[in-house]
RNA sequence: CGGACAGUAGCGCAGUCUGGUAGCGUACUACUCUGGGGGAGUAGUGGUCGCUGGUUCGAAUCCAGUCUGUCCGA
Numbered sequence: 001c002g003g004a005c006a007g008u009a010g011c012g013c014a015g016u017c018u019g020g021u022a023g024c025g026u027a028c029u030a031c032u033c034u035g036g037g038g039g040a041g042u043a044g045u046g047g048u049c050g051c052u053g054g055u056u057c058g059a060a061u062c063c064a065g066u067c068u069g070u071c072c073g074a
Base pairs, nucleotide, nucleotide: 001073002072003071004070005069006068007067010026011025012024013023020057028044029043030042031041032040033039050066051065052064053063054062
């Protein structure tokens, strides 16, 4: 320098192909069961989807640029 992949809640990930109210597990908070601990159950909190711009009635999703990481090539 060229190419591929990845970036979404504190953490681990799905959703992107086919645009239509952002989800799962875990964690955290409250309550319940238990003499307590551990464990289980119910409810809830938490994310302008790496960043900027564009297309569109509407973008995590499509397009362009850019940043970071991993890998391959030169």

A computed fold for a 74-nucleotide RNA from a Bacteriovoracaceae bacterium, annotated as transfer RNA. NCBI's taxonomy places the organism under Bacteria, Bdellovibrionota, Bacteriovoracia, Bacteriovoracales, Bacteriovoracaceae. The sequence was found in a public genome assembly. The prediction has a mean pLDDT of 82. Rfam family: tRNA. By type it is a transfer RNA. The family is grouped with related families in Rfam's "tRNA clan".